[in-house]
RNA sequence: GGAGUAUCCUUGGUGGCCGCUCUUCUUUUUUGAAGAGAGGAAAGUCCGGGCUCCACAGGGCAGGACGCUGGGUAACACCCAGUUGGUGCAAACCAAAGGAAAGUGCCACAGAAAAAUACCGCCCUUUUUGGGUAAGGGUGAAAAGGUGGGGUAAGAGCCCACCGGAUGGAAAGUAAUUUCCAUGCCAGGAAAACCCCGUCCGGAGCAAGACCGAAUAGGAGGGGAUGACGCUGCCCGCCGACCCUCGGGUACGGUCGCGAAAAGAAUACCGCAAGGUCUUCUUCAGAUAAAUGGUCACCCAUGACAGAACCCGGCUUACAGGAUGCUCCCGUU
RNA sequence: GGGGCUGUGGCGCAGUGGGAGCGCGAUUCCUUCGCACGGAAUAGGCCAGGGGUUCGAAUCCCCUCAGCUCCACCA
Numbered sequence: 001g002g003a004g005u006a007u008c009c010u011u012g013g014u015g016g017c018c019g020c021u022c023u024u025c026u027u028u029u030u031u032g033a034a035g036a037g038a039g040g041a042a043a044g045u046c047c048g049g050g051c052u053c054c055a056c057a058g059g060g061c062a063g064g065a066c067g068c069u070g071g072g073u074a075a076c077a078c079c080c081a082g083u084u085g086g087u088g089c090a091a092a093c094c095a096a097a098g099g100a101a102a103g104u105g106c107c108a109c110a111g112a113a114a115a116a117u118a119c120c121g122c123c124c125u126u127u128u129u130g131g132g133u134a135a136g137g138g139u140g141a142a143a144a145g146g147u148g149g150g151g152u153a154a155g156a157g158c159c160c161a162c163c164g165g166a167u168g169g170a171a172a173g174u175a176a177u178u179u180c181c182a183u184g185c186c187a188g189g190a191a192a193a194c195c196c197c198g199u200c201c202g203g204a205g206c207a208a209g210a211c212c213g214a215a216u217a218g219g220a221g222g223g224g225a226u227g228a229c230g231c232u233g234c235c236c237g238c239c240g241a242c243c244c245u246c247g248g249g250u251a252c253g254g255u256c257g258c259g260a261a262a263a264g265a266a267u268a269c270c271g272c273a274a275g276g277u278c279u280u281c282u283u284c285a286g287a288u289a290a291a292u293g294g295u296c297a298c299c300c301a302u303g304a305c306a307g308a309a310c311c312c313g314g315c316u317u318a319c320a321g322g323a324u325g326c327u328c329c330c331g332u333u
Numbered sequence: 334g335g336g337g338c339u340g341u342g343g344c345g346c347a348g349u350g351g352g353a354g355c356g357c358g359a360u361u362c363c364u365u366c367g368c369a370c371g372g373a374a375u376a377g378g379c380c381a382g383g384g385g386u387u388c389g390a391a392u393c394c395c396c397u398c399a400g401c402u403c404c405a406c407c408a
Base pairs, nucleotide, nucleotide: 001329002328003327004326005325006324007323008322009321010320012299013298014297015296016295017294018293020037021036022035023034024033025032039305043316044315046314047313048312049311050310051205052204053203054202058236059235060234061233063201064200065199066198067197068082069081070080071079072078083097084095085094086093087092098196099195103194104193106189107188119137120136121133122132123131124130145163146162147161148160149159150158164186165185166183167182168181169180170179171178172177209256210255211254212253219246220245221244222243223242230238231237248407249406250405263282264281265280266279268277269276270275300303334404335403336402337401338400339399340398343357344356345355346354351388359375360374361373362372363371381397382396383395384394385393
């Protein structure tokens, strides 16, 4: 210098003028002043929770999610640390990583055969029936642990060495697992097929829900105490009078919910880390047709993706710039 | 803002792991004096896009994109 990889940070800055939303104060009945004013993804709505209502949330079935181990957390499908397997020269990255010997089903075409099967071949035999055989051929994505040697009628873990796996024992580790030893114990794939095992999950969602106000046809049909509607897809159980459709009215009515929170920052301690605890400090959008914009000057430099709508923690997706650590290659000393 | 569903030739649809198909339409030929009808043939698809599981994906799983649909309040 180049290529790569991981982590973190920023999201143009300052000032003037005009304008918008909210809060507070003043003034007084509409002025004036001060302060604050989008994001890392506000997005997709994919997970998890808070909050609100429904039995303060109940039992069973069905259904769904997750799935190596340990830890973190309010919780998670997230995060951290590790294990195993895979990719990469490496830094590093990826993994829906329980069970296929509980059972059922599937594996097209080809092939004898797709899970207990002999087509060709090889061997034995009474020579044509039968038996043995997975070494070789051929088919296929996949063919009975692999390679080599011994052995045999021919063969075969039948025996041996090495490798892969399984089981048992010992040691290390909280554990996943690893190492060593022993046993020839070795029957394909697929569970992102049904399923089994283990853990977890009640339903609806701020258009939740509460209060106030205006208006009209407190109207029609149907269902309902022989229990509707709702919790709840079904049964039990609970609740206990309304519900559905049509028609009518209001006009996108007002107030609350609505932002002090699993919130940020700093110090100390614990922990490898994620994170936790103590103390102190800070207060930081809240609209409802919906505010954060326009313009001028200078500087960096030509600013990408993109706009809150009840709120948080994550994931995913889109995207501009920068810093640091590490790895590999090249060059110089 | 919240809930649900869909995407396969030009249009409407079927296909739920193993050959991408049906109807209408399009094109060419035959038939007719000519057209329509009829008959014969042909073309047209990365199954919305990307990734994964699998020997193999339109189909199973994940992400993204596009479209459709329902939900205001009062009595």

Description: Model confidence (mean pLDDT): 80 of 100. Predicted 3D model of RNase P RNA and transfer RNA as a complex of 408 nucleotides. Rfam match: Bacterial RNase P class A. It is annotated as a ribozyme.